The RNA shown here (transfer RNA) has 84 nucleotides and comes from a Rhodobiaceae bacterium. Rfam family: tRNA. About the family: Transfer RNA (tRNA) molecules are approximately 80 nucleotides in length. The coordinates come from a structure-prediction model, not an experiment, and the mean pLDDT is 81. NCBI's taxonomy places the organism under Bacteria, Pseudomonadati, Alphaproteobacteria, Hyphomicrobiales, Rhodobiaceae. It was read from a public genome assembly.
[in-house]
RNA sequence: GCCCCUGUGGCGGAAUUGGUAGACGCGGCAGACUCAAAAUCUGUUGCCCGCAAGGGCGUGCUGGUUCGAGUCCGGCCAGGGGCA
Repeated sequence: GCCCCUGUGGCGGAAUUGGUAGACGCGGCAGACUCAAAAUCUGUUGCCCGCAAGGGCGUGCUGGUUCGAGUCCGGCCAGGGGCA
C1' cells in the first nucleotide's frame, strides 16, 4: 500500500427480507427471606425536558438514499485478520 471482518446501555450480546432499538444473561439499585450475611426470589435499571400525562434524543464519527436506516451507499476513525 491493497483486500476482508468487526464497532449497539457499565460488560457480554440480540435485533441480519430496511418496519417497536436495547431481547436474554452478567453487573448495579431497592425489597423479601435471615439474628446478620451468603445463596435464592421479586421489582427496577440509556440520556434530556416535564409535577404528571407525555415528548425529544440515542447503534464509532460524518454525509447520502428512503415514508422509514443498527441494517443499504460514500468518506473518515478505531480494533482484528490476510496479501505484498